About this RNA
This is a predicted structure of a 94-nucleotide RNA (SAM riboswitch aptamer (S box leader)) from a pig gut metagenome.

[in-house]
RNA sequence: UUAUCAAGAGUGGACGAGAGAACGGCUCUAUGACUCCACAGCAACCUUUUAAGUUAGGUGCUAAUACCGGCAAAGUAAAUACUUUGAGUGAUAA
Numbered sequence: 001u002u003a004u005c006a007a008g009a010g011u012g013g014a015c016g017a018g019a020g021a022a023c024g025g026c027u028c029u030a031u032g033a034c035u036c037c038a039c040a041g042c043a044a045c046c047u048u049u050u051a052a053g054u055u056a057g058g059u060g061c062u063a064a065u066a067c068c069g070g071c072a073a074a075g076u077a078a079a080u081a082c083u084u085u086g087a088g089u090g091a092u093a094a
Base pairs, nucleotide, nucleotide: 001094002093003092004091005090010039011038012037013036014035018028019027020026023069024068025067040062041061042060045058046057047056066089071086072085073084074083075082076081
């Protein structure tokens, strides 16, 4: 820089307190989260065999839409607020 991000897919072991990027909300967590390891699985970005989304490999992923929100525009609404689209931020791949 480009593409994608409402689908999909978890058990066991180790450790022991925070985790979901930050903030607000909400959620997960001593019935052991997060992280690491093993095995299993999902997916199909790249290479390869092919022309079936799959044979092997490089990644990635396996709570909640990227968990939701903020910023801008449009619409609804007396207001709080709500809906849609986009931006921004982030993640992954090339």